[in-house]
Molecule: transfer RNA
Organism: Acidobacteriota bacterium
RNA sequence: GCUGGGGUAGCUCAACAGGCUAGAGCACCUGACUGUGGAUCAGGGGGUUAUGGGUUCAAGUCCCUUCCCCAGUACCA
Numbered sequence: 001g002c003u004g005g006g007g008u009a010g011c012u013c014a015a016c017a018g019g020c021u022a023g024a025g026c027a028c029c030u031g032a033c034u035g036u037g038g039a040u041c042a043g044g045g046g047g048u049u050a051u052g053g054g055u056u057c058a059a060g061u062c063c064c065u066u067c068c069c070c071a072g073u074a075c076c077a
Base pairs, nucleotide, nucleotide: 001073002072003071004070005069006068007067010026011025012024013023019057028044029043030042031041032040050066052064053063054062
C1' cells in the first nucleotide's frame, strides 16, 4: 500500500429490514439498611453514536472523505 472487521455512556456491549424520547450490565452519585464499611434494596445523573459531507419525510443503521484500532497479505530494506 491492498483486503476484511471495528469506532455508540468512564469500561464491556446491544439497537430485528432506516421509523417514536439510543438501551443493558458494571462503575459513579443519593437514600434505606449497618456500630462503620462491604453486600443487598430503592432511586438518579451521564451520549456532538470517531470527523466532515451526501441521500431520505426520517440515518447509530445507506453512500463518500478523513482519522484511529485489530487481523490478514504484498513490496522495500